Predicted 3D model of RNase P RNA and transfer RNA as a complex of 433 nucleotides. It holds a member of the Rfam family "Bacterial RNase P class A". Its family is annotated with tRNA processing, ribonuclease P activity and dimeric ribonuclease P complex in the Gene Ontology. Model confidence (mean pLDDT): 76 of 100.
[in-house]
RNA sequence: UCAGAUGGUCGGAUGAUCGCUCUAGAUGAGAGGAAAGUCCGGGCUCCAAGAGACACAGCGCCGGGUAACACCCGGCAAAGGCGACUUUAGGGAUAGUGCCACAGAAAAUAGACCGCCUGAGAAGGUAAGGGUGAAAAGGUGCGGUAAGAGCGCACCGCAUAUAUGGUAACAUAAUAUGGCAGGGUAAACCCCGCUGGGAGCAAGACCAAAUAGGAAUAGCGAAGGUGAAAACCAAGAAUUGUCUCAGUUUUAGUUAUUCGGGUAGGUUGCUAGAGAUGUAUGGAGACAUACAUCCAAGAUGAAUGAUCAUCACCACUAAGUGGAUACAGAACCCGGCUUACAGACCAUCUGGCUUU
RNA sequence: GGGCCACUAGCUCAGGCGGUUAGAGCGCGGUCCUGAUAAGACCGAGGUCUGUGGUUCGAGUCCACAGUGGCCCACCA
Numbered sequence: 001u002c003a004g005a006u007g008g009u010c011g012g013a014u015g016a017u018c019g020c021u022c023u024a025g026a027u028g029a030g031a032g033g034a035a036a037g038u039c040c041g042g043g044c045u046c047c048a049a050g051a052g053a054c055a056c057a058g059c060g061c062c063g064g065g066u067a068a069c070a071c072c073c074g075g076c077a078a079a080g081g082c083g084a085c086u087u088u089a090g091g092g093a094u095a096g097u098g099c100c101a102c103a104g105a106a107a108a109u110a111g112a113c114c115g116c117c118u119g120a121g122a123a124g125g126u127a128a129g130g131g132u133g134a135a136a137a138g139g140u141g142c143g144g145u146a147a148g149a150g151c152g153c154a155c156c157g158c159a160u161a162u163a164u165g166g167u168a169a170c171a172u173a174a175u176a177u178g179g180c181a182g183g184g185u186a187a188a189c190c191c192c193g194c195u196g197g198g199a200g201c202a203a204g205a206c207c208a209a210a211u212a213g214g215a216a217u218a219g220c221g222a223a224g225g226u227g228a229a230a231a232c233c234a235a236g237a238a239u240u241g242u243c244u245c246a247g248u249u250u251u252a253g254u255u256a257u258u259c260g261g262g263u264a265g266g267u268u269g270c271u272a273g274a275g276a277u278g279u280a281u282g283g284a285g286a287c288a289u290a291c292a293u294c295c296a297a298g299a300u301g302a303a304u305g306a307u308c309a310u311c312a313c314c315a316c317u318a319a320g321u322g323g324a325u326a327c328a329g330a331a332c333c334c335g336g337c338u339u340a341c342a343g344a345c346c347a348u349c350u351g352g353c354u355u356u
Numbered sequence: 357g358g359g360c361c362a363c364u365a366g367c368u369c370a371g372g373c374g375g376u377u378a379g380a381g382c383g384c385g386g387u388c389c390u391g392a393u394a395a396g397a398c399c400g401a402g403g404u405c406u407g408u409g410g411u412u413c414g415a416g417u418c419c420a421c422a423g424u425g426g427c428c429c430a431c432c433a
Base pairs, nucleotide, nucleotide: 001352002351003350004349005348006347007346008345009344010343012311013310014309015308016307017306018305020030021029022028032327036338037337039336040335041334042333043332044200045199046198047197050245051244052243053242054241056196057195058194059193060192061075062074063073064072065071076090077088078087079086080085091191092190096189097188098185099184100183113130114129115126116125117124118123138156139155140154141153142152143151158178159177160176161175162174163172164171165170204268205267206266207265214259215258216257217256218255219254220253224233225232226231235251236250237249238248239247261432262431263430275294276293277292278291279290280289281288282287313323314322315321316320357429358428359427360426361425362424363423366382367381368380369379375413384400385399386398387397388396406422407421408420409419410418
C1' cells in the first nucleotide's frame, strides 16, 4: 500500500422559548439497536390444581453458563478455504419397515452387454479392463493363474481390543488380531436419551348503566343414610390435550352449546426489576461474587413536538450556502434468535507487493 | 399487542409421507355444423407452482427464513 476475516461503537449533542403527557406540583422525566417478525424461553394471571401413563411437540457430539431455552461460551469431529476463519437439523442404517425413477446385463434372492480364457461347435470359466449411472463386490504395487479375483503378500484404508494422553467428545505414522466389506437415505416412518399441563394482559379483578335471567337442544329426573343443626358417608354429572387415581364444584334448576337481545363506559392490572452504571476479585470465556451510586415513558382517536442559535456530520465552495440525512416509532415485563439498515469510526488477525 | 390460516394457467380450484409427465372447469384462439348466431363436437396456446436458501442423485411436494393477503380475540344476562 492492495485484498480479505472477525469483533465492536455511533447513527446527532447542548442551550433558550412555546406546546403536549406523567407526578400533588415542577426548574424532574418523556420512543430503539433493532421498539419489527411473533420464531423460542420464562416471570406474572386464570383454569380449585396434584401424581402416573399415553398422545403430541421440541432438542440431539462433549463439557460448562443461565431463572430457563432450540440461546451463549469453550473444546472435538467432518466439509470448504493458501490463510486468518466459515458452515453443520453433528445419536442410531446390525431393532424393524420403506424408497433408490430413467439409463444400464444387473440397484439385493444382486449380475454378465462388450471384453478376456478354454473349446471344431454347443457350451463352460471370469469379474481385473470398457460401457450405463448420483451410487455397481476398498485402493496402489508385486506374485500367482488357462484367463482372472484379497487368491496370497507389502503398504494404505476399515472393524475390534489393548496401551498412552485428556473430565469427556476424541486423538496417537503405537501394538495385536482379523472378516479382507454391498452402499445411500432417518429435514423417510421409526428406535434410543432428555425436556414439556392448557390458555394468554384483548389474561384476570372491580364499579356503573341498559335490556328480553327470551327461545331451542343435550346430560343429570329426584336418591338416599346418620344427625337437633352444622356436617359426614354413598351415588350421578362437570372439571383448559386423553385416560386412571386423588381432589374440587354441584345435585332440581343447574351445567354445556346454539339462536336472539342490551351496553359498546370507567378504574385497576401498568412499572423498583432474574434492573442499570462503575470498581475490585475469580475464571481461557460465557459469567459469578462483593461494594458503591442511580431510579431513566406508562399513553388509551393514542403524548414523547415545533422554532431559533452554536457545535458535530454530509455535499458544493474563495468566503459561504444548503441539507436534517439509512432502517424505522413503546402498549404487561424481561433473556435471546432472525430480518432491515445511507454513512462514519475503532481494535485484532491473514495473504500479496514494495522499501529499509 | 396476541393467536390462526392461505399463496398452483387470465379466473375458480385439484394435486402433493418426492420419481424428472404439472392437471380439471370457465375464459381465449382456430376448424366443423348453421341462412346467420347460440348450443354442441374436435384441436391448440397459455405455468419462474409467492421469493431465497438448505436436505436429497432428484423438490411443485420435505425443512428454515423472508414477502403479500385474510380471519379471530370486550362486557352483561